[in-house]
Molecule: Bacterial RNase P class A
Organism: Sulfuricellaceae bacterium
RNA sequence: GAAGCUGGCUAGACAGUCGCCGCGCCGAUUCGGCGGGGAGGAAAGUCCGGGCUCCGCAGAGCAGGAUGCCGGUUAACGGCCGGACGCCGUGAGGCGAUGGAAAGUGCCACAGAAAUUAUACCGCCGAUGGCCGAUGUCUCCCGCAAGGGAGGCGGAAGUCUUUGCGAUGCGGACGGUUCGCGCAAGCGGCCCGCUCGCGUUGCAGGGAUGGGCACAGGUAAGGGCGAACCGGUGCGGUAAGAGCGCACCGCGCCCGUGGUAACACGGGCGGCAGGGUAAACCCCAUCCGGAGCAAGACCAAAUAGGGGAGCGUAGGCGUGGCUCGCGCUGCUCCCGGGUAGGUCGCUUGAGCGCACGGGCAACCGUGCGCCUAGAGGAAUGACUGUCCACGACAGAACCCGGCUUACCGGCCAGCUUCACUU
Numbered sequence: 001g002a003a004g005c006u007g008g009c010u011a012g013a014c015a016g017u018c019g020c021c022g023c024g025c026c027g028a029u030u031c032g033g034c035g036g037g038g039a040g041g042a043a044a045g046u047c048c049g050g051g052c053u054c055c056g057c058a059g060a061g062c063a064g065g066a067u068g069c070c071g072g073u074u075a076a077c078g079g080c081c082g083g084a085c086g087c088c089g090u091g092a093g094g095c096g097a098u099g100g101a102a103a104g105u106g107c108c109a110c111a112g113a114a115a116u117u118a119u120a121c122c123g124c125c126g127a128u129g130g131c132c133g134a135u136g137u138c139u140c141c142c143g144c145a146a147g148g149g150a151g152g153c154g155g156a157a158g159u160c161u162u163u164g165c166g167a168u169g170c171g172g173a174c175g176g177u178u179c180g181c182g183c184a185a186g187c188g189g190c191c192c193g194c195u196c197g198c199g200u201u202g203c204a205g206g207g208a209u210g211g212g213c214a215c216a217g218g219u220a221a222g223g224g225c226g227a228a229c230c231g232g233u234g235c236g237g238u239a240a241g242a243g244c245g246c247a248c249c250g251c252g253c254c255c256g257u258g259g260u261a262a263c264a265c266g267g268g269c270g271g272c273a274g275g276g277u278a279a280a281c282c283c284c285a286u287c288c289g290g291a292g293c294a295a296g297a298c299c300a301a302a303u304a305g306g307g308g309a310g311c312g313u314a315g316g317c318g319u320g321g322c323u324c325g326c327g328c329u330g331c332u333c334c335c336g337g338g339u340a341g342g343u344c345g346c347u348u349g350a351g352c353g354c355a356c357g358g359g360c361a362a363c364c365g366u367g368c369g370c371c372u373a374g375a376g377g378a379a380u381g382a383c384u385g386u387c388c389a390c391g392a393c394a395g396a397a398c399c400c401g402g403c404u405u406a407c408c409g410g411c412c413a414g415c416u417u418c419a420c421u422u
Stems, first nucleotide, its partner, number of pairs: 001418010012387007020038002023035005040393001044404002047402005052292004059324004064288005069083005084098001085096004099283002104281002106277003121223002123219003128216002130213003136153007158209015174193003178189004231249006250272001251270008296344004306335006315329004351370008
């Protein structure tokens, strides 16, 4: 100097004129004067959790729902803090629908031989068994001979591997000349020289084996298919192979150490229940009355204490469903009529700020200080001037703790990476 990560604060400012709402005081009250105050970090979403209000003798169970690693915090939570594990990032950090697949059921399309009753498309082997087979040889037959025919015995050519030399193809490192980019460090290209590795081929030498076929059979190491296929890598072994054997890793079980725990580390045993999927059904653990400020309380007024139907004490009703219990003794539905006016609830709160103490932290405790909107068809508006960071997303409706989404800028603190200089 550049690029990032995490956390916090702010959200145009000042002045003037007129206008709006609420509170306090004064006048003495249809109103006026004075003083102070008046939208957010998300007020949005209505996604969680509560306070508060009402119902229910407020109980139990089933069904249902929510959460899902461990610990802590809180009024509570699915939040927050800390930690473990997994993934991403060079890193600071970020993300996580993170219990159980050996309780059971289901699913894994297409491709592919095959996705558990595993199996063989290409390929490899062919030891063992089978088939074919040169020169040669035996027997018999035919023939004057040359030779021919039938049957039996018998089993060669080549193959694999290794070393050296040469040729050739591909790739890499180093050096040199040169070209392009670049402040530089450096990066890239062409050509030449030298060297290394892999593959193919020719010649020469060594070793082993000893014909061919690939039928029966063996195989799942190599290749193919797929998101994924009976653990992975290496060595041995084999006819070729394979946990077939061994070493390490993975997996399972057991033990020890550390930790409150999730878990980590170490050791031992075992060739090993194929793998995935539970935001599939399910199992396990923990938790869960309901309705909601249009809750609810009070005052005033008006009307038609109207009409009909159903159940009826073994019934009916009682704030989600079902059963039991408990309480009450009536309730439900349809048609029709009246009122929808006022007051409260309504803002002092699990509140905020500062200091000290405890705690890694979230948070808790103590002390001092502060009061910060309550509209009611919905209060903050309009105009002018100046400044500069040129102003985004956006307006409380009972209140609070969170989460998620939107967002123009400005400031502060800590941390990470890169380059240069010293």